This is a predicted structure of an 82-nucleotide RNA (transfer RNA) from an Actinomycetota bacterium. It matches the Rfam family "tRNA". By type it is a transfer RNA. Rfam's curators write: Transfer RNA (tRNA) molecules are approximately 80 nucleotides in length. The RNAcentral record of the sequence draws on ENA. Model confidence (mean pLDDT): 82 of 100. The source organism's lineage runs through Bacteria, Bacillati and Actinomycetota.

């Protein structure tokens, strides 16, 4: 330098015909259960807000009514090649 794969929450990790992001699991919070805990179980768990909504998926761009998805450039990590 050239190919390929990956980059979503605190942390893994879904959403492959472009149509409700964040399903599930973890781990945190609080609440029931207990004489207390341990396990089980509930319910929450990004952000800004005038509380009516509005942002957010590695930055930036562009296609589209509509973009985690598809196009360009770029950074980050892995793997092959030379």
């Nucleotide at each position: 330098g050239c190919u390929c794969c990956g980059g979503u929450g605190g942390c893994g990790g879904a959403a492959c015909a472009g149509g409700c992001a964040g399903a599930c699991g973890c781990g945190c919070a609080g609440c029931a259960c207990u004489c207390a805990a341990a396990a089980u179980g509930c319910u929450g768990u990004a952000c800004c807000c005038a509380c009516g909504g509005g942002u957010g998926u590695g930055a930036g761009g562009g296609u589209u009514c509509g973009a985690g998805u598809c196009c360009c450039u770029c950074c980050c990590g892995g793997a092959g090649c030379a």